[in-house]
RNA sequence: GCAGUAGCUCAGUUGGUAGAGCAUCGGUCUCCAAAACCGAAGGUCGCAGGUUCGAUCCCUGUCUGC
Numbered sequence: 001g002c003a004g005u006a007g008c009u010c011a012g013u014u015g016g017u018a019g020a021g022c023a024u025c026g027g028u029c030u031c032c033a034a035a036a037c038c039g040a041a042g043g044u045c046g047c048a049g050g051u052u053c054g055a056u057c058c059c060u061g062u063c064u065g066c
Base pairs, nucleotide, nucleotide: 001066002065003064004063007022008021009020010019016053024040025039026038027037028036046062047061048060049059050058
């Protein structure tokens, strides 16, 4: 200096109630399974403070990795 967001890989910022792919679970299909398709669940956004009506986003400190 850069990075840290779902189990994994990653999006998401002129501040406004957080998403995708894969995986997982359920369903359709099938003799069974796989594939395909449909759906669901899953997140104190590394941690602690500050500013703000409101913070993943701005500021400070701190931890981990490179």
This is a predicted structure of a 66-nucleotide RNA (transfer RNA) from a marine eukaryotic metagenome. The coordinates come from a structure-prediction model, not an experiment, and the mean pLDDT is 83. The RNAcentral record of the sequence draws on MGnify.